Predicted 3D model of a 691-nucleotide part of an RNA (large-subunit ribosomal RNA, domain II) from Picea glauca. The coordinates come from a structure-prediction model, not an experiment, and the mean pLDDT is 81.

Context: one part of a larger RNA
RNA sequence: GCCGAUGAAUUAUAGGAAGUGGCUUGGUUAAGGGAACCCGCUAGAGCCGUAGUGAGAGCGAGUCUUCAUGGGGAAAUUGUCAUUUCUUAUGGACCCGAACCUGGGUGAUCUAUCCAUGACCAGGAUGAAGCUUGGGUGAAACUAAGUGGAGGUCCGAACUGAAUGAUGUUGAAAAAUCAGUGGAUGAGUCGUGGUUAGGGGUGAAAUGCCACUCAAACCCAGAGCUAGCUUUCUCUCCCCGAAAUGUGUUGAGGUGCAACAGUUGACUGGACCAUCUAGGGGUAAAGCACUGUUUCGGUACGGGCUACGAGAGCAGUACCAAAUCGAGGAAAACUCUGAAUACUAGAUUGCCCCAAUAAAAGGGGUAAAGGUCAUCCAAUGAGAUGAUGGGGGAUAAGCUUCAUCGUCGAGACGGAAAGAACCCAGAUCAUCAGCUAAGGCCCCUAAAUGAACGCUCAGUGAUGAAGGAAGUAUGAGUGCAAAGACAGCCAGGAGGUUUGCCUAGAAGCAACCAACCUUGAAAGAGUGCAUAAUAGCUCACUGAUCGAGCGCUCUUGCGCCAAAUAUGAACGAGACUAAGCGAUCUGCCGAAGCUGUGGGAUGUAAAAAUACAUUGGUAGGGAAGCGUUCCACCUUAGAGGGAAGCACCGACGCGAGCAGGUGUGGACGAAGCAGAAGCAAGAAUGUCGGC
Numbered sequence: 001g002c003c004g005a006u007g008a009a010u011u012a013u014a015g016g017a018a019g020u021g022g023c024u025u026g027g028u029u030a031a032g033g034g035a036a037c038c039c040g041c042u043a044g045a046g047c048c049g050u051a052g053u054g055a056g057a058g059c060g061a062g063u064c065u066u067c068a069u070g071g072g073g074a075a076a077u078u079g080u081c082a083u084u085u086c087u088u089a090u091g092g093a094c095c096c097g098a099a100c101c102u103g104g105g106u107g108a109u110c111u112a113u114c115c116a117u118g119a120c121c122a123g124g125a126u127g128a129a130g131c132u133u134g135g136g137u138g139a140a141a142c143u144a145a146g147u148g149g150a151g152g153u154c155c156g157a158a159c160u161g162a163a164u165g166a167u168g169u170u171g172a173a174a175a176a177u178c179a180g181u182g183g184a185u186g187a188g189u190c191g192u193g194g195u196u197a198g199g200g201g202u203g204a205a206a207u208g209c210c211a212c213u214c215a216a217a218c219c220c221a222g223a224g225c226u227a228g229c230u231u232u233c234u235c236u237c238c239c240c241g242a243a244a245u246g247u248g249u250u251g252a253g254g255u256g257c258a259a260c261a262g263u264u265g266a267c268u269g270g271a272c273c274a275u276c277u278a279g280g281g282g283u284a285a286a287g288c289a290c291u292g293u294u295u296c297g298g299u300a301c302g303g304g305c306u307a308c309g310a311g312a313g314c315a316g317u318a319c320c321a322a323a324u325c326g327a328g329g330a331a332a333a334c335u336c337u338g339a340a341u342a343c344u345a346g347a348u349u350g351c352c353c354c355a356a357u358a359a360a361a362g363g364g365g366u367a368a369a370g371g372u373c374a375u376c377c378a379a380u381g382a383g384a385u386g387a388u389g390g391g392g393g394a395u396a397a398g399c400u401u402c403a404u405c406g407u408c409g410a411g412a413c414g415g416a417a418a419g420a421a422c423c424c425a426g427a428u429c430a431u432c433a434g435c436u437a438a439g440g441c442c443c444c445u446a447a448a449u450g451a452a453c454g455c456u457c458a459g460u461g462a463u464g465a466a467g468g469a470a471g472u473a474u475g476a477g478u479g480c481a482a483a484g485a486c487a488g489c490c491a492g493g494a495g496g497u498u499u500g501c502c503u504a505g506a507a508g509c510a511a512c513c514a515a516c517c518u519u520g521a522a523a524g525a526g527u528g529c530a531u532a533a534u535a536g537c538u539c540a541c542u543g544a545u546c547g548a549g550c551g552c553u554c555u556u557g558c559g560c561c562a563a564a565u566a567u568g569a570a571c572g573a574g575a576c577u578a579a580g581c582g583a584u585c586u587g588c589c590g591a592a593g594c595u596g597u598g599g600g601a602u603g604u605a606a607a608a609a610u611a612c613a614u615u616g617g618u619a620g621g622g623a624a625g626c627g628u629u630c631c632a633c634c635u636u637a638g639a640g641g642g643a644a645g646c647a648c649c650g651a652c653g654c655g656a657g658c659a660g661g662u663g664u665g666g667a668c669g670a671a672g673c674a675g676a677a678g679c680a681a682g683a684a685u686g687u688c689g690g691c
Base pairs, nucleotide, nucleotide: 001691002690003689004688005687006686011091012090013089014088015087016086017085018084019083020082021081022080023079026048027047028046032042033041034039052059053058063072064071065070097229101222102221103220104219105218106217112196114194115193116192117191118190119189120188121186123155124154125153126151130147131146132145133144134143135142159183160182161181164179165178166177167176198214200210201209202208235625236624238622239621240620245258246257247256248255249254262376264374265373266372267371268370274348275347276346277345278344279343285337286335287334291331293329295327296326297325298324299323302320303319304317305316306315308313350366351365352364353363354362383408384407385406386405387404388403389402390401391400392399414423415422428599429598430597431596433595434594435593439589440588441587442574444572448586450585451584453582454581455580461576467561468560471558472557473556475554476553477552478551479550480549488545490543491542492541494518495517496516500512524539528537529536600615601614602613603612604611628677629676630675633672638668645664646663647662648661649660652657
């Protein structure tokens, strides 16, 4: 891992509710008793009900409060006992699962310390004290040689340790092997026997060790500890169907109450939407009339500074500036104003019948809207995302936090290549029928290489900004132009004058001031290049030539550049100049939508027929059924003329399932109607067995 078996809301007592049954001359017994269990026996104590009210004495269809009313609880009536189901409480209480805590015991054959008694340490090196002798001395000290054999001394086996590396890591081994290595007469190592025991021991101290167990050993018991935590929890079909919010909480992943679900009942109701009528508002916008804020200008109180003056005072000022006037901004905590929506109330509007037909009016009913209240009884209380209006943040986040709505959650189908939350649309079942939605119609790929009008040349389409540009199309304004514009070409572009100043020089063209006059068709005291300064080229301006439009500004549409990444690789691919973009038209395709045909279920609804509506669904609620084991009755159905079981075939049932047949098998055992449960298996790192 697979297969088989086994494996989880049980039971007692008490309360509440509903269903059913008995009695309702109210109902009913409990313990106990009966020759133990039995019983349609006994037992009436007690309990519920029949009267309430008051703190109570008490009073009583009334009573309490009060001086008295009002007002509150009552009165108009009310059962009880069993049993079944649901639910609550108490018990292990649906099942499995701790780490712990407490009590009583068992352990020092491992290991830690200690005690008693024993054992062991090849070989080599070094050479302390002391002693002897010589020297030395008055005697010593001292000194030399020898002797001697000290040491937590040195080297190094046994022995012992374990700082390092490799191997090993389902190992040869639940701690080893190999290599190298520390100590090796000592605080040494080892044998045997003994001591200390669990909040205790022992510890050259590491929370170490105390039998592969140690921040408190092991065994048994309390004990099925407790677990707001995690996992698991077994047959079918039908009906309804949530929440992820508010508030409280030693509360935040729990829980109480409320909201929302289901169920049963009562009372209502003619809806929702739409149209109309009547309302209140202070949001968006807007505004500056208030409150604060703010810019400029006028007038200007007051102040600063300056001048004059002995002072009083007076004058000035490109300073500050109240107040006021004019112009102009801006506000969540401003409003002289003020919507759309939303909200509240009212009216009309559905279907059926009265009623054989059309319209209007009226009356009655109503399942297919809903609302309110009540009974019993759940789940939820981590939400996510899209849109709109806000707060926080950076007008960041697949961010966070509110409000309103949608979707997912709990929702399939079609579209968006692929996608929980986007667009379309809410799946009862069948169908080789039809019509549509979103989205599409060259091919992949179902359907017009459809029609007609524009735009785009960038493969833009098929990501992107500021900014940039004689891209191109449309619109608007303005200037010049047959008295000839714009562009090109031919020609002129002069004189006073090298203006003045400045300067080495300054002559149109370094800088500064001024910017005139003349000739003329026109020509600046000069637009640019140039020179040391001149010179030279050129422009403005003018004529000729040419012959019809030319220049500037703004607006709109679609394009261009800006535009750099990890293979092609952000059109789904091919490919496309439309098969791109904008507006228009007609067809068609396209879903589990709608329709046709046929079937089932639910509601109104009660038996049938029939009509209308409904029939996605997690948590969860309700209803109806199937099956297993045992058991009562019919009964000894049936069964060696072949039961159960097993295998195959197979009618029926929406389904769980269940007739029948064949084979095998070899002794039990079906249906009906009731009852009782150790009553259904795929999951629990489940348990046991097999492979």

Taxonomically the source falls in Picea (Eukaryota, Streptophyta, Spermatophyta, Conifers I). RNAcentral holds the full RNA, with entries from SILVA.